[in-house]
TPP riboswitch aptamer (THI element) from a Burkholderiales bacterium, 100 nucleotides, folded computationally.
The prediction has a mean pLDDT of 78.
The organism belongs to Burkholderiales, within Bacteria.
Rfam family: TPP riboswitch aptamer (THI element). Rfam's curators write: Vitamin B(1) in its active form thiamin pyrophosphate (TPP) is an essential coenzyme that is synthesised by coupling of pyrimidine and thiazole moieties in bacteria. The previously detected thiamin-regulatory element, thi box was extended, resulting in a new, highly conserved RNA secondary structure, the THI element, which is widely distributed in eubacteria and also occurs in some archaea. Analysis of operon structures identified a large number of new candidate thiamin-regulated genes, mostly transporters, in various prokaryotic organisms. The THI element is a riboswitch that directly binds to TPP to regulate gene expression through a variety of mechanisms in archaea, bacteria and eukaryotes. through a variety of mechanisms in archaea, bacteria and eukaryotes. Tandem TPP riboswitches have been reported where both TPP riboswitches respond independently to TPP. The structure of TPP riboswitch has been reported for Escherichia coli and Arabidopsis thaliana.
RNA sequence: UGCGCACGUUGGGGGUCCUGGGGCCUUGGGCGCCGGGUGAGACAUACCCUUCGAACCUGAUGCGGGUAAUACCGUCGUAGGGAAGCGUUGCGUUGCGGUC
Numbered sequence: 001u002g003c004g005c006a007c008g009u010u011g012g013g014g015g016u017c018c019u020g021g022g023g024c025c026u027u028g029g030g031c032g033c034c035g036g037g038u039g040a041g042a043c044a045u046a047c048c049c050u051u052c053g054a055a056c057c058u059g060a061u062g063c064g065g066g067u068a069a070u071a072c073c074g075u076c077g078u079a080g081g082g083a084a085g086c087g088u089u090g091c092g093u094u095g096c097g098g099u100c
Base pairs, nucleotide, nucleotide: 001095002093003092004091005090006089007087008086009085010084011050012049013048014047016044017037018036019035020034021033023031024030025029056081057080058079062075063074064073065072
């Protein structure tokens, strides 16, 4: 000095569902409030992901299982899409160059 990983930073990407009670409304339903379920996150100064990309979207009103119910779990998935630069702090490596 290079490379790898981690980290930091700036920017960018992404989701927000199911449900009990009660309140209000213009009673189709919608909007707050207090709880419960899953989850990193269910509206957060948060969380997750950022090409080594299953964060997330599409397929999908898919298929199987399960639940009070829900992408709740699995599959689909070697499918199709999907947002990057910098720093060089730490660790590793010792490829390249130099010096003794």